[in-house]
C1' cells in the first nucleotide's frame, strides 16, 4: 500500500464487501507451567447472615475486678532472756480515707462519623474543562506572632427507690461530678457607628492612622517533663459565590417568561444576588436556534488514524450528584449528612393489634434478571486514616491470598544422529509418489515435573511478615505427564480422492451444488496462528463514502422557473492615526497518572522506576504594522445622473382594416357533395356541393420573415393613436465606492384548471356515430359540449432546457450577422478600427468520454442554493397555503447488489444507401387430387429394436429384415463363458465319413488319423478345473477424439510493425472506380504478410508426335455367298502416353494516359472455354456412445452367450420422396437404324434345342479393347385404333407356373390366362432448372443365394425464356439508432393463477 463485485469487453460515478487495529466482552472446540493486571456493561431490582467508625480513665462521677498502704483483732511458730517478760510473726477477719493496676460494660464529657469506600439514578446545567475575578466570603485539627485564665454560682446524665408498656421505649420522686451549663470582674491590636487625616483604586470603595461610645473571654489535667484553653493578626490547607470560552441530536419544536426583566425600601446569608417580601416600570430571552422534545454525568485520558478527525468515558486519577422514593431542618469550622434525626409513600420484618423496626448503590454472600461477569477467605506485617501525652484500639481503605485462558507479557511440551527412504495410511498413469529423518533405534539434555534440603529482601531504629516454608538456591530421579483450532474456488498462504447428485448443505462479497464438486461431507495432505484458535457482537480504519486538510452539480445524485430586495457574506485607488484580527519575544498556568525519547529494577518480557521532552490550549505583558478590521482626509477607473441621439414582435390601454372559415338571405344551377389505404356514418330532390351579390359574427394577422430583435424570465408579430419601462453608442458636465451576492421576505410567473359575469366563428378533451381489429373504451373519418377569446379573482406549477445560478477580471485566432460610432478615400459605394447583442469553427487548457472553448465546461476570486447507492417515494404522517384539484415542506419500515453515464464491437430493425444468387420476374416441367412403392409420425402389438427432427430428419444410417443379419418379443439352456491372455492336469488329437438325439443348440456312438527331437522333452490342438479376467448394439455426443452436415464455393477472417485513442479498440481491411471475386488499379498513416478467392490436379472439346494388340482396314494381294476372314500395313477411326494450344496476346471505341469494359480478327476453343476435386476464421453444447476409437458410471447363473418361433413387414389415420398414369406429339402391332459407360470365375455364359412365357437342357468362348452380360430405347417407317373411363389406365383378386434358397405360411421376385379400381391434368399452396441445361428415352453398376419405382454412373434425342431489380428469401459491404450481448425465438410492462 489497496482488492473484489455492474459490462461481451472498456472508462467513469456510485454503493455493497474483504484484509488491519481494538475490547470490562461473550458463544463454540481444545487446554500444560509462571508474572503482572482486569472480572454485574443487564434490575438505581430484592435482600437472610457476618463484618465495614470509632477512640480518650492524662475532662467526669459511680459500679465491678485486682494489687495492696494503713488501723484494729486472732495469733500457729520462732528467737532472745534479767524468766517477770520482750520482740518478730504464718493464717485468718473487719476497715479500707486517701492510693495503685492493667480491664469490662453503660453514662456525662471532648474529638471523629461531612474523610475513607460504593454507584451514575438525575442533570443539556457555571454540571463539567479552561482561563480569570471576589473592593461580595468562611476556614476544626495544623505552623507562626501577641496577650490572657480572678473569683463565684444553679443544675443534670449515670445511680437508687416506686412505677407504665408485649416490646420498642419511658415516667415521677432523691441525690451527684466534670474541660458540661451560666452570670460577674479584667482586655484592646476586635467588632459595630459616628466625625477626621493621609494614600491608592476605572468605580462600589480599599488600606494605614486619629478621637468618642458601645459590646464580648477562658479549663483545667498531669507521671511536674508538659498536654489543653480563652482573645486577636498572619501563614498554610480545604470551601463558597461570580464571569469569558468551550460541551449531544431535532424548526415534521417559532416564539417563550408575571418573581417573568429592572429600580427603590426592608428581611435574610459566611458571603453578593428576586434568594425572599412590598411598591413602582414593562420589560427580558430568541434565527448567532429561546422555549419544547429526546438522548447523557463531565474530564485527564482509552481505541483507531499519516494527520486532521472519528468513537468512547471499564480499571487508574480530579470533579459532579445520589444513598429505598419525595421533602425537611436540626447538630457542627464543614452536611441539609450511605452505616444520624423528623414526616410522608412503597415494601419487608416483629407484635400481647394498642404499637414497633428497617434501608448492602461499603466487603463478602443471597435470590432475580441476563449471552455473560469471582470468596459469607487471611492480616492489619508494611502503606495511610480517625481517637489518645502515650502505649494501644478501631479501620472488608489497604496489604494478600482463592476463583475465572478475560486480557497482556514470558516458558516449555524435548535435543542429535538415523534410509530398509519400514510398516500403516492416501493416492496412482501400476513404474511410483507422498506421509517422511518424520517414526523405530542410539546417544544425549532437564525449562517445566516429583521428592528431599536449605531459605530470603520486604522492618530507614529495637521489636512486629498477612503473604509463606512463599520466591530463589542446592541435589537426585527420570523423555517421562503437557497442542490444540481453523482455513485451503478469487479476494488470501495452502489441493488431491470418495460420497452425494440444484438433495444434503456451504456461504464476509462475487457465489458454489442439476453424475467426473480443489466451494457440500469425509479421508489423505497442505497452509496459518498456537495454550489457544474460530464465531459472533461493537468501534474506527480503509471511505476523497460529508471532502477543514480533501469531493462535486451540461448528459452520472445535484443550480432555486425569474427578478427585486431586509439581515448577513465579500468588496476600487492614495496618505495619516488605532492596534481587535494577525505576527514575535517574556511570564503564568495546562494535577499526578498516561504519551514520546534517554536510562534504572524483577534472569527477560509484560510491569515498575528516574530524568527530560511534549501536552499543538487559555490567560497577562512588551512590541511590530505589510495585510485585514476601524476611524480621519482625499481620488475617479467601479456604480450613477445630466444634456443631445439609435434600433426594437418591451408593456398597458384605445379605435381601425383586409384576407379566410362558418352562418343567414337573394339569384344562377342539378344530382350528387363530403371523406378515406378502401370505405362508412354524415349532407343532399323539402335543391345540397359549385358559383355570384348582399349582410351577420368571432377569433387569428399570409407575404415581409431571417440559429433576425426586445424582454429578468414566463413571452411578445396587421395598422394607428395616448401613456410607459428597459438597452446601446458617442459627449466627458456632476456625485464620489454610493458596488456585489443574497437565507427569510415580497412581486412576476406558459398551458391546463377553478370562481362571477359576459361572448362563441373556427378548433377541440368528455360524448355520440362509421371505420379498422381477434377485440379497440385508441390511431383514421363525420359529428360535438366544455374550453379556447374578454373582464375581474384565483391557483403558482412544466423537458419552466442552453437539462450549464449571478457578478468581477484575465487567457491564440478565423468567419457571418445585428445596432451604433470613429478614420481614410473624390465618390454611390469600399477599406480599416471601437463598443453592445446574437451564431458557426477552432489554438491552449478543461473534460469519464461527448463535447465546451472571450455568450467556457479554461484560469481565479466573492455570495447564494442544491448533492451523497437503486427502490419504497416527491409517497405516508404532521404542518402552511389553496374555494377545490392540489402545492410547499418531507421521512421511515422493507427489500436489492447494483441502479446509472460516456463511448466500443457485434447481431438486430415492418432505417437508409449500394451489390449479389434460379431469390424473384420470364419460361419449361412437375409436387399438392388418384392407385401403387418407400420413409416418417400416431396408433397397436408379447414385441413392432435403435438412431435422425426447420432450411440442414422424412427411399435418411440401410449399397439391399423370408432365417441369418438382429440389437427386439416369447420359450428353453450355459456361467472362466460364444470371443482373449496367463496357470495347473489330462489326451493325441483337431478333423473327416456315419448313426443316435433335440422343436433347436446341447448331448453321444463307430471308423479313420499329428509335427520336431540332442529321446530329456518340446510345438500345436482339444477336454476338464481355479481364479485373475472376458463380454455388453446397457447410459451420457451437455465428458470426448475422429468423421459429417450446415450457413456456403458466400468473399471473407485475420496478424506484425507504426500511427491513433486513458481504454474497451481503431487504422491497415474504409473512399473512388472495377471484378465472379479483400480481383485489380487509384487515394489515403499507414507498409507489409498469411489463411481465403485465382492458379496449380482431373476430365472434357483441336491438333502434333511415339506406340499398334486384343483395335482399325486406305493401299497391295488372297480366299469366299458374306463379314478385317487371311497374308499384310498402322495412313484413318480409335486406345494410351507425352507436347502444343488461350495470354484480353492483336485491332478499335470507351475510361483518368490505370484497373478493366464493348466490339472485332484469327481460332476446335476467347474473355474463370464446359464439368469435378479442393469447403478459410468461425456458427448450430448441430449429428454420430448402434461404424470405429475412448473416460466415467452401471450389469456380472446376466443389461453377457446360445436356440427355436416370432417381430422389424401390424393399420381408423396424417406428412414427405418417388413410380405409373390419366393418353392421339399416343396406345398397339409389324419389319428396320444408331451409342456409352460398365460386370463378369460358387462368375458371365455363346451356338443349338424344348417351353406361349418366367425358364430349362446343353456347355463353345472367357480371369476379358479377344470370349460374355448385350437385345439400346426413344427415333424413323408401314398398318390400326378415332376421344370413349377407351385397343387409355394398370390396382386387386382368383387360377397355373418359374427360379433362388434348409426353409417363400406370415414375408420374395418373375411368367401366363383371367379380373380390369381409381384415375379425363389435379384447392390453398409449392418445387426443380440459364444449354448439351430442363424435358424425354434406354443402357450398366454396387448392395445382393434371392429380392429396385431407390442410389451411383452413361449415353441418346433435345428446347423455351431472363425487360429488369419494386417486391418475397437468403447473403455481402458502408452507415444510422438501440435499455439487446443466451444478442428479436432478445428484452420487458400489466392483470390473472
Nucleotide at each position: 500500500a489497496g482488492a473484489g463485485u455492474u459490462u461481451g469487453a472498456u472508462c467513469c460515478u456510485g454503493g455493497c464487501u474483504c484484509a488491519g487495529g481494538a475490547c470490562g466482552a461473550a458463544c463454540g472446540c481444545u487446554g500444560g507451567c509462571g508474572g503482572c493486571g482486569u472480572g454485574c456493561c443487564u434490575a438505581a431490582c430484592a435482600c437472610a447472615u457476618g463484618c465495614a467508625a470509632g477512640u480518650c480513665g492524662a475532662a467526669c462521677g459511680a459500679a465491678g475486678c485486682u494489687u495492696g498502704a494503713u488501723u484494729c483483732u486472732u495469733g500457729a511458730u520462732u528467737u532472745c532472756u534479767u524468766c517477770g517478760g520482750a520482740a518478730a510473726g504464718a493464717u485468718a477477719g473487719a476497715u479500707g480515707a486517701u492510693a495503685u493496676g492493667a480491664c469490662u460494660g453503660a453514662g456525662u464529657g471532648g474529638c471523629g462519623g461531612a474523610c475513607g469506600g460504593g454507584u451514575g439514578a438525575g442533570u443539556a446545567a457555571c454540571g463539567c474543562g479552561u482561563g480569570a475575578g471576589c473592593a461580595a466570603c468562611c476556614u476544626g485539627c495544623c505552623c507562626u506572632u501577641c496577650g490572657g485564665a480572678g473569683g463565684g454560682g444553679g443544675a443534670u446524665a449515670g445511680u437508687g427507690u416506686c412505677u407504665g408498656g408485649a416490646a420498642a421505649c419511658g415516667g415521677a420522686c432523691a441525690g451527684u461530678a466534670a474541660u458540661a451549663c451560666c452570670g460577674c470582674a479584667u482586655a484592646a491590636a476586635a467588632u459595630a457607628u459616628a466625625u477626621u487625616u493621609g494614600c491608592c483604586g476605572c468605580a462600589u470603595g480599599a488600606c494605614a492612622g486619629a478621637u468618642a461610645u458601645a459590646u464580648c473571654a477562658a479549663a483545667a489535667c498531669u507521671g511536674a517533663g508538659g498536654u489543653g484553653c480563652c482573645g486577636a493578626g498572619g501563614g498554610a490547607u480545604g470551601g463558597g459565590c461570580u464571569c469569558g470560552c468551550g460541551u449531544u441530536g431535532g424548526a415534521u419544536u417559532a416564539g417563550a417568561u408575571a418573581g417573568u426583566u429592572g429600580g427603590u425600601g426592608g428581611g435574610g446569608u459566611a458571603a453578593c444576588g428576586g434568594c425572599c417580601u412590598a411598591c413602582c416600570a414593562a420589560g427580558u430571552c430568541a434565527a448567532c436556534g429561546a422555549u419544547c422534545c429526546a438522548u447523557a454525568g463531565c474530564c485527564g485520558g482509552a481505541c483507531u488514524g499519516a494527520g486532521a478527525g472519528g468513537u468512547u468515558g471499564a480499571a487508574c486519577g480530579g470533579c459532579c450528584a445520589c444513598a429505598u422514593u419525595g421533602g425537611g431542618a436540626c447538630u457542627g469550622a464543614g452536611a441539609c449528612a450511605c452505616g444520624g434525626c423528623c414526616c410522608a409513600g412503597a415494601c419487608u420484618c416483629c407484635u400481647a393489634c394498642g404499637g414497633g423496626a428497617g434501608g448492602c448503590a461499603g466487603c463478602a454472600g443471597u435470590g432475580g434478571g441476563g449471552a455473560a461477569u469471582a470468596u459469607u477467605g487471611c492480616a492489619c506485617a508494611a502503606u495511610g486514616g480517625g481517637g489518645g501525652a502515650a502505649a494501644c484500639c478501631c479501620u472488608g481503605a489497604u496489604g494478600c491470598a482463592g476463583c475465572a485462558a478475560c486480557g497482556c507479557c514470558g516458558c516449555g511440551u524435548g535435543a542429535a544422529g538415523g534410509a530398509a527412504g519400514a510398516c500403516g495410511g492416501u493416492u496412482u498413469u501400476c513404474g511410483g509418489a507422498u506421509u517422511u529423518u518424520a517414526a523405530a533405534c542410539u546417544u544425549c539434555u532437564g525449562u517445566u515435573c516429583u521428592u528431599a534440603g536449605u531459605g530470603a529482601a520486604g522492618a530507614a531504629g529495637a521489636a512486629u511478615g498477612a503473604c509463606g516454608g512463599u520466591a530463589g538456591c542446592u541435589a537426585a530421579g527420570g523423555a517421562g505427564c503437557a497442542a490444540g483450532c481453523c482455513a485451503c474456488g478469487g479476494c488470501u498462504a495452502a489441493c488431491u480422492a470418495c460420497g452425494u447428485g440444484c438433495c444434503a448443505g456451504c456461504a464476509g462479497c462475487c457465489g458454489c451444488g442439476g453424475u467426473a464438486a480443489u466451494a457440500c461431507g469425509u479421508a489423505g495432505g497442505u497452509g496459518g496462528c498456537a495454550a489457544g484458535c474460530g464465531u459472533u457482537g461493537u468501534c474506527c480504519g480503509g471511505a476523497a463514502u460529508u471532502a477543514c486538510u480533501g469531493g462535486g452539480u451540461g448528459u452520472a445524485a445535484a443550480g432555486g422557473g425569474a427578478g427585486c430586495g431586509c439581515a448577513g457574506g465579500c468588496g476600487g485607488g492614495a496618505a495619516g492615526c488605532c492596534a481587535a484580527g494577525u505576527c514575535a519575544g517574556c511570564u503564568g498556568u495546562g494535577a499526578a497518572a498516561a504519551c514520546u525519547a534517554c536510562g534504572g529494577g524483577c534472569u527477560u518480557a509484560a510491569c515498575u522506576u528516574g530524568u527530560a521532552g511534549a501536552c499543538u490550549g487559555c490567560a497577562g505583558u512588551u512590541g511590530a504594522a505589510a495585510c485585514u478590521g476601524g476611524u480621519u482626509u482625499u481620488c475617479u477607473u467601479g456604480a450613477g445622473u445630466g444634456a443631445a441621439g439609435u434600433a426594437g414582435a418591451g408593456g398597458u390601454a384605445a379605435g381601425c382594416g383586409g384576407a379566410a372559415u362558418u352562418c343567414c338571405u337573394a339569384g344562377u344551377g342539378u344530382a350528387g357533395c363530403g371523406g378515406u389505404g378502401a370505405a362508412a356514418u354524415g349532407c343532399g330532390u323539402a335543391g345540397a356541393u359549385a358559383u355570384u351579390a348582399g349582410g351577420a359574427g368571432g377569433a387569428a394577422c399570409a407575404c415581409c420573415a431571417g440559429u433576425g430583435g426586445c424582454g429578468a424570465a414566463g413571452g411578445c408579430g396587421g395598422c394607428u393613436u395616448a401613456c410607459u419601462g428597459g438597452a446601446c453608442a458617442g459627449u466627458a458636465a456632476c456625485u464620489g465606492a454610493c458596488g456585489u451576492u443574497g437565507a427569510g421576505g415580497c412581486u412576476c410567473g406558459a398551458a391546463a384548471g377553478c370562481g362571477u359575469g359576459g361572448g362563441g366563428a373556427g378548433c377541440a378533451a368528455a360524448c355520440a356515430g362509421g371505420a379498422u381489429u381477434a377485440g379497440a373504451u385508441a390511431c383514421c373519418c363525420u359529428g360535438g359540449u366544455a374550453g379556447u377569446c374578454c373582464a375581474c379573482g384565483c391557483u403558482g406549477u412544466a423537458a419552466a432546457c442552453g437539462a450549464u445560478g449571478a457578478a468581477u477580471a484575465c487567457u491564440a485566432g478565423g468567419u457571418g450577422u445585428u445596432g451604433g460610432g470613429u478614420g481614410c478615400c473624390a465618390a454611390a459605394g469600399g477599406c480599416u478600427c471601437c463598443c453592445g447583442g446574437u451564431g458557426c469553427c477552432g489554438u491552449c487548457g478543461c473534460a469519464a468520454a461527448c463535447g465546451c472553448a472571450g455568450u467556457a465546461a479554461g484560469u481565479a476570486u466573492u455570495c447564494c442554493a442544491c448533492c451523497u447507492g437503486g427502490g419504497g417515494a416527491g409517497u405516508a404522517c404532521g404542518u402552511u397555503c389553496g374555494c377545490a384539484a392540489g402545492a410547499a415542506u418531507g421521512a421511515a419500515a422493507c427489500u436489492c447488489a447494483a441502479a446509472g453515464g460516456a463511448a466500443u464491437u457485434g447481431a438486430c430493425g415492418g432505417g437508409g444507401a449500394c451489390c449479389c444468387g434460379c431469390a424473384c420476374a420470364a419460361g419449361c416441367g412437375g409436387u399438392g387430387g388418384a392407385g401403387c412403392a418407400u420413409g416418417u409420425g400416431g396408433u397397436u402389438u408379447a414385441a413392432u429394436u435403435c438412431g435422425a427432427a426447420g432450411c440442414a430428419a422424412c427411399g435418411c444410417g440401410a449399397a439391399g429384415a423370408a432365417c441369418c443379419u438382429u440389437a427386439c418379443c416369447a420359450a428353453g439352456u450355459c456361467u472362466u463363458g460364444a470371443c482373449a491372455u496367463c496357470c495347473c492336469g489330462g489326451u493325441g488329437a483337431c478333423g473327416c465319413a456315419g448313426g443316435a438325439g433335440u422343436a433347436a443348440c446341447a448331448u453321444u456312438c463307430u471308423g479313420u488319423u499329428c509335427c520336431c527331437u540332442a529321446c530329456g522333452g518340446g510345438g500345436c490342438a482339444c477336454c476338464g478345473g481355479a481364479g485373475a479376467c472376458a463380454g455388453g448394439u446397457g447410459g451420457u455426443g451437455c465428458a470426448u477424439g475422429g468423421u459429417u452436415g450446415u450457413c456456403g464455393u458466400c468473399a471473407g477472417c485475420u496478424c506484425g510493425u507504426g500511427u491513433c485513442g486513458u481504454g474497451a479498440g481503431a487504422u491497415g481491411u474504409u473512399g473512388g472506380g472495377u471484378u465472379a471475386a479483400g480481383u485489380c488499379c487509384c487515394g489515403c498513416a499507414a507498409c507489409g504478410a498469411g489463411c481465403g478467392c485465382a492458379a496449380c490436379c482431373c476430365u472434357u472439346a483441336u491438333c502434333a508426335u511415339c506406340a499398334g494388340u486384343a483395335g482399325c482396314a486406305a493401299a497391295c494381294a488372297g480366299a469366299g455367298a458374306a463379314a478385317g476372314c487371311u497374308g499384310u500395313g498402322c495412313a484413318c477411326u480409335c486406345u494410351g502416353a507425352u507436347g502444343a494450344g488461350a495470354c484480353u496476346g492483336c485491332c478499335a471505341g470507351g475510361g483518368a494516359u490505370a484497373a478493366c469494359c464493348u466490339g472485332g480478327a484469327g481460332g476446335a476453343a476467347g474473355g474463370u472455354g464446359g464439368g469435378g476435386a479442393u469447403g478459410a476464421c468461425g456458427u448450430c453444447a448441430a449429428a454420430u456412445c448402434a461404424u470405429c476409437a475412448u473416460g466415467c458410471c452401471c450389469c456380472u447363473u446376466a443389461u453377457g452367450a446360445u436356440u427355436u418361433g416370432g417381430g422389424c413387414u401390424a393399420c381408423a389415420c396424417a406428412c414427405g420422396u418417388g413410380c405409373u398414369a390419366c393418353a392421339a406429339u399416343g396406345g398397339c402391332g409389324u419389319a428396320a437404324a444408331c451409342a456409352a459407360a460398365g460386370g463378369g470365375a460358387a462368375g458371365c455364359g455363346a451356338a443349338g434345342g424344348a417351353g406361349u412365357g418366367a425358364u430349362c437342357c446343353g456347355g463353345a468362348g472367357c480371369a476379358a479393347a479377344u470370349c460374355u452380360c448385350a437385345g439400346a430405347a426413344a427415333u424413323a417407317a408401314c398398318g390400326u385404333c378415332u376421344c370413349a373411363g377407351u385397343u387409355c389406365g394398370g390396382a386387386u383378386u382368383g387360377u397355373a407356373g418359374u427360379c433362388u434358397g434348409c426353409a417363400a405360411c406370415u414375408c420374395g421376385a418373375c411368367u401366363a390366362c383371367a379380373u380390369g379400381a381409381a384415375g379425363c391434368u389435379g384447392g390453398a399452396a409449392u418445387c426443380g432448372c440459364u444449354a448439351g441445361u430442363a424435358a424425354u428415352c434406354g443402357c450398366g453398376g454396387a448392395u445382393c443365394a434371392g429380392a429396385a419405382u431407390g442410389c451411383c454412373g452413361c449415353g441418346g434425342u433435345g428446347a423455351a425464356u431472363a425487360c429488369g431489380u419494386u417486391c418475397c428469401c437468403g447473403g455481402g459491404u458502408c452507415u444510422u439508432g438501440c435499455a439487446c450481448a443466451c444478442a428479436c425465438c432478445g428484452c420487458c410492462c400489466g392483470u390473472c393463477a